Model confidence (mean pLDDT): 86 of 100. A computed fold for a 1500-nucleotide RNA from an uncultured prokaryote, annotated as small-subunit ribosomal RNA. The sequence is in RNAcentral, with records from ENA.
C1' cells in the first nucleotide's frame, strides 16, 4: 500500500498480505554447462586406511634392496657366503619440527573479542654489525651375552661414537657489585687445493653449511590502561587476599601474582553482585536512512581437544594425532596386567526434517627437514555425489484455414483449444559418435659462456645460452566432421486482496483456508474437467529473519473522553537555569598526521563467446588517538548587575488549621397536669404503639449530635476539606510604595509528610439516623426495593489503615498569541462625592476570533505557539489476578507476570429503531352514544381427531361465509378396484382407410367383439387437404417438489403525509441542509421567515355517480289544459311537467364583517338547491413483511416415464367425544297471529323469463298469450297503515328435531339437494370474563334483486323503503405522523446482555510431598605434580690434605589441590492424592443484573 470492528462514517488499534533472503527441509517434476556451497541436531559413540616428518654433509653403524668384486654350489643365471668398498639404509644416539598447517564452538559477559593508546618484557630459523670458534675430560643408546613377562615392556652386566654430557683457557657496549672488583660460551662436518709438513689418517690455505658471547633490526608472543560490547531489580547490597602501603618471594615482564606485619578500605541505583542466555569481530540479510536480526562458507582474534587436575621438554605448551594421575566408557588377556582418545580426511552407527567419496595428486601454491638431489604433507589442488544457491543456454525455426478430427462450452447460430495439429521448406546450439588440440611449467639436470670469491682456471653463487625433460585434472577448454526435429517442461494458482472463469459432480456432507470467510440442490471458494493466468529446469508449501509496522517512534508517535498525568504536598540526587566582563579550552568547528588487515559493499578499467566468476586501480570504512588553530554558543573559573527569587514596612478580605468556652431551634427520653380512642404507616395494607390512657397539649428537666436563614458557578485551602458565636494560638495569599540581598531559580527518580468515607485497636460517649438481623407487606418466588423496629457504626481522646469516578477524568513552573461580558477581594483617578464612571492588579465563571482536535469540543484560568522537568501508555479477555518481595493487628494495600484464547476491543459523530423518556398532533383510537359477538339452536369456515380417502392451499392484526360467482355423478386434484402405454392432446414419417352414422353381444364402465349404411372435395389423374385406424422414434403429460430460484397478480402499514432529486452550502466523511423554526391545514395544504434555490413521485384537482337549473330530443315515457272514452293516459292530441341521456351553467373562501403578522388561514354572515375537499367511488407515493400464490396463468432447476402420465366404475372431500371464527334465527307486547290497504329502486331474461285461465291446501301441475324488452314478463315489495286477538305464561313466543305424505330439478337425490302438506315442538327468559361495528341518510331494522346455476344461499354483490342517539374532551388504551432526549440496539426490544450451577475440554495456581539439576557455607579426604624441608639410601665428570667435600638422584615428610565423601541452605525443572478460580464449547437449569428513566439512575 492493501484487507478486517460499523447498517454506514471518521479515528485509535491490533490482526493478516504483498516485497527481499536462506548452509535450509518437504511434495510435484526434472535436458546441459559453468562458478560456488554442503551435520545448523548429539562437544554422541567411534571399526578401517590415511593426515608429521626429515637429515648418513652430527655419530656408532649395516637389518632389507641394488650394483660390482671375489669365492663356494652348480640346474650358466640362480641359490649361498665374503668385502660398509659403493649407491643406499631398518632400528639407534643426535639435531631441527611434532607451539605451524587441519577442525571445532562445549565453556567464557570478561583472563574474551572491536577500536585507540601505553611500558616493565622474551623472540628459535631470518636479516645487518662486531668479537671468537683454543685446549681436555667421563659416560651411554644401538651392539653383545643372560633373565623376567601372554603381551605391554622391563631389569643386570659388559663394549663404543657424537654437532649428546661436563670441567679448563680466554671475556665485552654482556651479568652482578661493597665500585676496590668477580663471574659467564662454542662443534664439528663436506668441497677443493698450489706451496709447506706428515705417525699418510691429515696438518695448513680456503669455501660453504654450522657453532659461541654481544648489539641491533625484522617477525612472533606476553603485560597493562581508556571506551564500546545481551537480558533479568519478582537478582539490592556486594567484598576478607577482599582495597592499599612496607618487608620479603616468585616471573621473561609490571602486579595481591603469592606470603608475614600493618591501615580499613574497594565495587554500587551512571545497575554492584546473583541469575539465565551467548564464542567476539571483518562482515551477511533487509531497510529510503536510522536501525532490526545474524555472524554458515572466506579473513583476523580467542577457547577446546574423551571428563577433571598436573606439570616436564622447549625460543615458543601447560602441547588434538606428547607424558603422568583420577573418572567415565569402549577393547586385548594366558586375570597377574595392558591398550585407547576422528571437534584433521574419508567412512560407519546412533539422533535427526536435513547435509557428499572409506577418489586421484604432489602437476601448481604454500609448509617441514635437508648443502642439494629429492622425501613427507587428507594443507593444497584436482575429480565424484546433490537443481542446495546464483548464472548461462536449449527442448526448434518458417509457412499452414479443409479455422480437420478430438476435447469443453452454448441462446443449437456457433464459440473455444487455435496457426495450435497435421502438411510442406529449413536449421543443427546443446547432448550423441570421430578426428584434432591449447594453456596451467616456473623450476631441476647436464654441458657451457661471463663476473664475483679465492693464491686458485677447484669448488660455490649470480646471469645467459644449447640440450634432456616434469600434467593429478585429462577422453581436458576450444575447433572441425557426421546424422537427424531427432533424444529434452513442468509446477503453483484463478471469490477479494491478486494477474487469471466456465462446465459438471457433492449438498454445512466430503472438503477448503494466509486473513476476510466458502459448502444447508443452480458453489467461478470443496473434488475433476475444459479454458486461463503466472513463473519456468524449476514450480509450490513449510520453517526463519528484516521489511511494510510512524506497531517502542533518535531520526519518528502519544497520555480531557480511544491505552495513557502518581490522591496532593516539601525535598535529596539528577537534569535544565536571567544580564554583564575578563580569562581558560571540557563540549563545540576547521586543518594536518597515524590508524581504520585482507576480502566485501560501491565506483572505473581487464580476463574467462556473454553473465555468474575472476583480477588491477580507486573511492569509502561516517571511527578512534595525536596534534595546531578559532573563542560565537555551552561547560569551569572570575568581576559587575537587578528584570527572576527573596527580606523589610503599612493595609485588606477570608467556613484557612488547632484548642478552649457559650448558645438557641428542633428529635427522642424522663416526670406532672389536660383529655380520650384511635395513633402510625402505605400505591393498598399489615407488623407495630395505645384503656396499665397512646396520637395531641401545656409546664419542668435530662442528654447526644447537627448547625436552618444570611447562602451566592461566593470565600479560603496543596489537596482532602472546611460552614452557630467568642477568646487564644498559628500558615498562607493579595494591594500600595520605598529600601535591601543579589541567580539564592524551576523541576524533581528514590525519600518524607498530609490524605474523603469505611474498617480495625483501646477508653470514653451514645439524641437521631443506621449495614447486619428480626417482622409486616409485595411477588410464581423477593434473601430486595415499600413499611415497623433495630445492633455496630456515625460522635470525643489516642494511635493504625492509604484507598476513590481522591475528576476538570486535563502533571508541576514560565513566555508569547483579538476580545465581550458577570462576579469576590484591594488600590488610583474622576464625579452633581452613599448612585456611578474610568484605569489597574489578584481571583472565579460564561460565550467566543485565530489556531487545535478523530470529532465532541478547548479556546490569555488552552486541549493554541515554545521552553524546562518528572509520571505514565503500547490489541481484547486472563488480570491488576498468580508466585516472589514490601508494609499492616488483620482487613487488605504496593509492586507485578505468563501459559492459553480471540480478530477483535475501543472513541467521537450518522442515520435508523426501540423506550414502562419528553412535547406537539391526528384516527370510531378512548370517552359520549346506538346495536351487537360471547352464553342457546341451527347453518357455514378453520383447527384437532378418525378414515382407503377424509385432496390441496391460506395460520395474529393482514388464515377461518378464505381460494369456491355454489363437491349427487362430473366438478376432482384424493382413496379401492379395473384397465392403456408413441399415449386424453402437439409436430413428423410410414402404411390403410372417407369421415360419419346405425344397430347388435359380453362386461360395473372404459373397451373388445360383431353386423349394416356410406363412399364425399380439389385434381396437371402421379396425387393432394382435411378425419379415422395402425405401427416406429423422437417426443407428449405431470394440479409432481422448491413462493426461500423467478415473471405477473393481490394482501398489509394506509388514502397514513409522508419519499426522493438536481444544483448550491456545510461537515474530513457517513451525511445534513432543503423537508427544519413560527403560524396554518384534512394534507411537506398554504403563508411568513430561512444558505438555500428549484424540481419530481404522493396530496389536491382532472375521471364516474349523486343533489339544482337550463338547452336539445319526445318512444316503448308523461298527461297540464283541449276532445273522445269501455274509465284503463285508453284513443285523438300535446312534448309544458315527471323521466330518459346528451351538453352546459353553478362553488371559486368570490362577497361583507372580526381575528390574525396588513399573510395564508380561521370565526360569524349573507345569497343559493349546494359553503369552505357538498355526500359517495373509482385512484393506493418510496417502500416493509425472503408476507400470498409454482393448484389461475407462465416460467429456471430436479424429479416420474407398461407410470407421480391417461382412462372407468363406486367411495370420499358432508366423518364427530371436542375447540375457535363468521353468520342466521330467536328468548318476544315497540311483539306474535289473523284479515284488509299503501309506496320503492335497481336489475334479469330465447337452451330463457313466463303472462291471462284451469287444477292442487301448498310446493306445483298445465297452458302457452306476450317479449332479443322504458313496450312483454320475473314482480305479490316488506317493515308501513287501519282492524281483531293474545296477556307475561316456556306462552297463541320460540322453531330445532323427529315421523308420514309429496312437489321439482336432473340417466341418478342412499350415502349426500332444495322446497311443500300434516303431526311433533328442543334449546332458549337478553347471554361470565372479554370483545366487535358505527358520527347521518349513517347506525338499527325492513323486504328486493342479480352473479354462480340443470337442481342446491342465513353467504357474496347490489338496490331501495323507514330512519335515530351521542361526541364534554384528549387524562388514559391501541395504531399512526413530526420534532427532540438516551442508547451497550443495527436480524433493530420478539433487541442485547449477566452471573450461579450441571456436561466435555485445555492450560494454569496452592498442595502432605516426591525425584532430578546447579550452587554457597562448614567439615572429611587428599592422586599425579610442583615448591619447602630432610636425620634414611645410592651417587661418572669438578675440589680434595685422597678421609671425604661439592652437587645430583631416590626414599620420607609438610603446604597446595583434582576426582571423591558428609552435613545444612539457596535456586531452579519435572511430578503429585486433592483443590482454587480462568479460558473455551450445540439449540442446558435457574433468574433477568446492565443497556430506555431498562422499569429502584448508574458507577468508584
Nucleotide at each position: 500500500g492493501a484487507g478486517u470492528u460499523u447498517g454506514a462514517u471518521c479515528c485509535u488499534g491490533g490482526c493478516u498480505c504483498a516485497g527481499a533472503u536462506u548452509g535450509a527441509a518437504c511434495g510435484c517434476u526434472g535436458g546441459c554447462g559453468g562458478c560456488a556451497u554442503g551435520c545448523c541436531u548429539a562437544a554422541c559413540a567411534c571399526a578401517u586406511g590415511c593426515a608429521a616428518g626429515u637429515c648418513g654433509a652430527a655419530c656408532g653403524g649395516a637389518a632389507a634392496c641394488g650394483a660390482u668384486g671375489c669365492u663356494a654350489g652348480c640346474u650358466u643365471g640362480c641359490u649361498a657366503g665374503c668385502a660398509g668398498g659403493c649407491g643406499u639404509c631398518g632400528a639407534g644416539u643426535g639435531g631441527c619440527g611434532g607451539a605451524c598447517g587441519g577442525g571445532u564452538g562445549a565453556g567464557u559477559a570478561a583472563u574474551g573479542c572491536a577500536u585507540a593508546g601505553g611500558a616493565a618484557u622474551c623472540u628459535g630459523c631470518c636479516u645487518u654489525u662486531u668479537a671468537g670458534u683454543g685446549g681436555g675430560g667421563g659416560a651411554u643408546a644401538a651392539c653383545g651375552u643372560g633373565g623376567a613377562g601372554a603381551a605391554a615392556u622391563u631389569c643386570a652386566c659388559g663394549c663404543u661414537a657424537a654437532u649428546a654430557c661436563c670441567g679448563c683457557a680466554u671475556a665485552a657496549u654482556c651479568u652482578c657489585u661493597a665500585c676496590g672488583g668477580a663471574g659467564c660460551a662454542a662443534a664439528g662436518u663436506g668441497g677443493g687445493g698450489g706451496a709447506u709438513c706428515u705417525u699418510c689418517g691429515g696438518a695448513c690455505c680456503u669455501c660453504a653449511c654450522g657453532c659461541u658471547g654481544a648489539a641491533a633490526g625484522a617477525u612472533g608472543a606476553g603485560c597493562c590502561u581508556a571506551u564500546g560490547u545481551c537480558a533479568g531489580a519478582u537478582u539490592a547490597g556486594c567484598u576478607a587476599g577482599u582495597u592499599g602501603g612496607u618487608g620479603g618471594g616468585g616471573u621473561a615482564a609490571a602486579g595481591g601474582c603469592c606470603u608475614a606485619c600493618c591501615a580499613a578500605g574497594g565495587c554500587g541505583a551512571c545497575g554492584a553482585u546473583c541469575u539465565g542466555u551467548a564464542g567476539c569481530u571483518g562482515g551477511u540479510u533487509u531497510g529510503a536512512g536510522a536501525g532490526a536480526a545474524u555472524g554458515a562458507u572466506c579473513a583476523g582474534c580467542c577457547a577446546c581437544a574423551c571428563u577433571g587436575g598436573a606439570a616436564c621438554u622447549g625460543a615458543g605448551a601447560c602441547a588434538c594425532g606428547g607424558u603422568c594421575c583420577a573418572g567415565a566408557c569402549u577393547c586385548c588377556u594366558a586375570c597377574g596386567g595392558g591398550a585407547g582418545g576422528c571437534a584433521g580426511c574419508a567412512g560407519u552407527g546412533g539422533g535427526g526434517a536435513a547435509u557428499a567419496u572409506u577418489g586421484g595428486a604432489c602437476a601448481a601454491u604454500g609448509g617441514g627437514g635437508g648443502c642439494a638431489a629429492c622425501c613427507c604433507u587428507g594443507a593444497u589442488c584436482c575429480a565424484g555425489c546433490a537443481a542446495u544457491g546464483c548464472c548461462g543456454c536449449g527442448u526448434g525455426u518458417g509457412u499452414g484455414a479443409a479455422g480437420a478430427a478430438g476435447g469443453c462450452c452454448u441462446g443449437c447460430g456457433g464459440g473455444u483449444u487455435g496457426u495450435a495439429a497435421a502438411g510442406c521448406a529449413c536449421u543443427u546450439u546443446c547432448a550423441g559418435u570421430u578426428g584434432g588440440g591449447a594453456g596451467g611449467a616456473a623450476a631441476g639436470g647436464u654441458a657451457u659462456u661471463g663476473u664475483g670469491u679465492u693464491a686458485a682456471u677447484a669448488g660455490c653463487a649470480c646471469a645467459g645460452u644449447a640440450c634432456c625433460g616434469u600434467g593429478a585434472c585429462g577422453u581436458u577448454a576450444c575447433c572441425a566432421a557426421c546424422a537427424g526435429a531427432a533424444g529434452a517442461a513442468g509446477c503453483a494458482c484463478c471469490g477479494g486482496c491478486u494477474a487469471a472463469c466456465u462446465c459438471u459432480g457433492u449438498g454445512c456432507c466430503a472438503g477448503c483456508a494466509g486473513c476476510c470467510g466458502c459448502g444447508g440442490u443452480a458453489a467461478u471458494a470443496c473434488a475433476g474437467a475444459g479454458g486461463g493466468u503466472g513463473c519456468a529446469a524449476g514450480c509450490g508449501u513449510u520453517a526463519a529473519u528484516c521489511g511494510g509496522a510512524a506497531u517502542u517512534a533518535c531520526u519518528g508517535g502519544g497520555c480531557g473522553u480511544a491505552a495513557a498525568g502518581c490522591g496532593c504536598g516539601c525535598g535529596u540526587a539528577g537534569g535544565c537555569g536571567g544580564u554583564u566582563u575578563u580569562u581558560u579550552a571540557a563540549g563545540u568547528c576547521g586543518g594536518a598526521u597515524g590508524u581504520g588487515a585482507a576480502a566485501g559493499c560501491c565506483c572505473u578499467g581487464g580476463g574467462c563467446u556473454c553473465a555468474a566468476c575472476c583480477u588491477g586501480g580507486g573511492a569509502a570504512c561516517u571511527g578512534c588517538a595525536u596534534u595546531c588553530g578559532a573563542a560565537a554558543c555551552u561547560g569551569g573559573a572570575u568581576u559587575a548587575c537587578u528584570a527572576g527569587a527573596g527580606u523589610a514596612u503599612g493595609g485588606u478580605a477570608g467556613a484557612g488549621g488547632g484548642u478552649g468556652g457559650u448558645g438557641g431551634a428542633a428529635u427522642u427520653c424522663c416526670u406532672a397536669g389536660u383529655g380520650u380512642a384511635g395513633c402510625g404507616g402505605u400505591g393498598a395494607a399489615a407488623u407495630g404503639c395505645g384503656u396499665a390512657g397512646a396520637u395531641a397539649u401545656u409546664a419542668g428537666g435530662a442528654g447526644g449530635a447537627a448547625c436552618a436563614u444570611c447562602a451566592g458557578u461566593g470565600g479560603c485551602g496543596a489537596a482532602g476539606g472546611c460552614g452557630a458565636c467568642c477568646a487564644c494560638c498559628u500558615g498562607g495569599a493579595c494591594c500600595a510604595a520605598u529600601a535591601c540581598u543579589g541567580a539564592c531559580g524551576c523541576u524533581g527518580a528514590g525519600g518524607u509528610g498530609c490524605g474523603a468515607a469505611a474498617g480495625c485497636g483501646u477508653g470514653g460517649g451514645g439524641a437521631g439516623c443506621a449495614a447486619a438481623c428480626a417482622g409486616g407487606a409485595u411477588u410464581a418466588g423477593a434473601u430486595a426495593c415499600c413499611c415497623u423496629g433495630g445492633u455496630a457504626g456515625u460522635c470525643c481522646a489516642c494511635g493504625c489503615c492509604g484507598u476513590a469516578a481522591a475528576c476538570g477524568a486535563u502533571g508541576u513552573c514560565a513566555a508569547c498569541u483579538a476580545g465581550a461580558u458577570g462576579u469576590u477581594g484591594g488600590a488610583a483617578g474622576g464625579g452633581u462625592c452613599u448612585a456611578c464612571c474610568u484605569u489597574u492588579u489578584a481571583g472565579u465563571g460564561u460565550c467566543g476570533c485565530a489556531g487545535c482536535u478523530a470529532a465532541c469540543g478547548c479556546g490569555u484560568u488552552a486541549a493554541g505557539u515554545u521552553g524546562a522537568c518528572c509520571g505514565c501508555c503500547u490489541g481484547g479477555g486472563g488480570a491488576g489476578u498468580a508466585c516472589g518481595g514490601c508494609c499492616g493487628c488483620a482487613a487488605g494495600g504496593u509492586u507485578a507476570a505468563a501459559a492459553c484464547u480471540c480478530a477483535a476491543a475501543g472513541g467521537a459523530a450518522u442515520u435508523g429503531a426501540c423506550g414502562g423518556g419528553g412535547g406537539c398532533c391526528c384516527g370510531c383510537a378512548c370517552a359520549a352514544g346506538c346495536g351487537g359477538u360471547g352464553g342457546a339452536g341451527c347453518a357455514u369456515g378453520u383447527g384437532g381427531u378418525u378414515u382407503a380417502a377424509u385432496u390441496c392451499g391460506a395460520u395474529g392484526c393482514a388464515a377461518c361465509g378464505c381460494g369456491a360467482a355454489g363437491a349427487a355423478c362430473c366438478u376432482u386434484a384424493c382413496c379401492a378396484u379395473c384397465c392403456c402405454u408413441u399415449g386424453a392432446c402437439a409436430u413428423c414419417c410410414a402404411g390403410a382407410g372417407a369421415a360419419u352414422c346405425u344397430g347388435u353381444u359380453a362386461g360395473a364402465g372404459a373397451u373388445a367383439g360383431u353386423a349394416g349404411a356410406g363412399u364425399g372435395c380439389c385434381u396437371u389423374c402421379g396425387g393432394g387437404a382435411a378425419c379415422u385406424c395402425u405401427g416406429a422414434g423422437a417426443c407428449a403429460g405431470g394440479u409432481g417438489c422448491u413462493g426461500c430460484a423467478u415473471g405477473g397478480c393481490u394482501g398489509u402499514c394506509g388514502u397514513c403525509a409522508g419519499c426522493u432529486c438536481g444544483u448550491g452550502u456545510c461537515g474530513u466523511g457517513a451525511g445534513a441542509u432543503g423537508u427544519u423554526g413560527g403560524g396554518u391545514u384534512a394534507a411537506g395544504u398554504c403563508c411568513c421567515g430561512u444558505a438555500a434555490c428549484g424540481a419530481g413521485c404522493g396530496c389536491a384537482a382532472c375521471c364516474c355517480u349523486u343533489g339544482u337549473c337550463c338547452u336539445u330530443a319526445g318512444u316503448u315515457g308523461c298527461u297540464a289544459g283541449c276532445a273522445g272514452u269501455u274509465c284503463g293516459g285508453c284513443u285523438g292530441a300535446g312534448c309544458a311537467c315527471u323521466c330518459u341521456a346528451a351538453g352546459g351553467a353553478g362553488a371559486c373562501u368570490g362577497c361583507c364583517g372580526g381575528u390574525g403578522a396588513u399573510a395564508a388561514a380561521c370565526c360569524g354572515g349573507a345569497g343559493g338547491a349546494a359553503g369552505g375537499u357538498g355526500g359517495g367511488g373509482a385512484c393506493g407515493a418510496c417502500g416493509u413483511c425472503a408476507a400470498g400464490u409454482c393448484a389461475u396463468c407462465a416460467u429456471g432447476g430436479c424429479c416420474c416415464u407398461u407410470a407421480u402420465g391417461g382412462g372407468a366404475u363406486g367411495g370420499g372431500c358432508u366423518a364427530c367425544a371436542c375447540a375457535c371464527g363468521u353468520g342466521c334465527u330467536a328468548c318476544a307486547a315497540u311483539g306474535g297471529u289473523u284479515g284488509a290497504u299503501a309506496c320503492a329502486g335497481a336489475g334479469g331474461g330465447u337452451u330463457g323469463c313466463g303472462a291471462a285461465g284451469c287444477c292442487g291446501c301448498g310446493a306445483g301441475g298445465u297452458g302457452g298469450a306476450g317479449c332479443u324488452a322504458a313496450u312483454c314478463u320475473c314482480a305479490g315489495a316488506a317493515a308501513g297503515u287501519c282492524a281483531a286477538u293474545c296477556g307475561u305464561a316456556g306462552u297463541c313466543c320460540g322453531g330445532a328435531u323427529u315421523g308420514g305424505a309429496g312437489u321439482c330439478u336432473g340417466c341418478a337425490a342412499c350415502u349426500c339437494g332444495a322446497c311443500u302438506c300434516c303431526a311433533u315442538g328442543a334449546a332458549g327468559u337478553c347471554g361470565g370474563a372479554a370483545u366487535c361495528g358505527c358520527u347521518a341518510g349513517u347506525a338499527a331494522u325492513c323486504g328486493c334483486a342479480g352473479a354462480u346455476c340443470a337442481g342446491a344461499a342465513u353467504g357474496c354483490u347490489g338496490c331501495g323503503g323507514u330512519g335515530a342517539a351521542u361526541a364534554c374532551g384528549u387524562u388514559c388504551c391501541c395504531g399512526g405522523g413530526c420534532c427532540u432526549u438516551g442508547u451497550a440496539c443495527a436480524c433493530a426490544c420478539c433487541g442485547c446482555c449477566c452471573g450461579u450451577c450441571a456436561c466435555a475440554c485445555c492450560a494454569u495456581g496452592g498442595g502432605a510431598g516426591u525425584g532430578g539439576g546447579u550452587u554457597g557455607c562448614u567439615c572429611c579426604a587428599g592422586a599425579a605434580g610442583u615448591g619447602g624441608c630432610u636425620a634414611g639410601u645410592c651417587u661418572a665428570a669438578c675440589c680434595u690434605u685422597a678421609g671425604g667435600g661439592a652437587g645430583g638422584a631416590c626414599g620420607g615428610u609438610c603446604a597446595c589441590c583434582a576426582c571423591g565423601g558428609a552435613g545444612u541452605g539457596g535456586u531452579u525443572c519435572a511430578u503429585g492424592a486433592c483443590u482454587g478460580g480462568g479460558g473455551u464449547g450445540a439449540a442446558g437449569u435457574c433468574g433477568u443484573a446492565a443497556c430506555a428513566a431498562g422499569g429502584u439512575a448508574a458507577c468508584c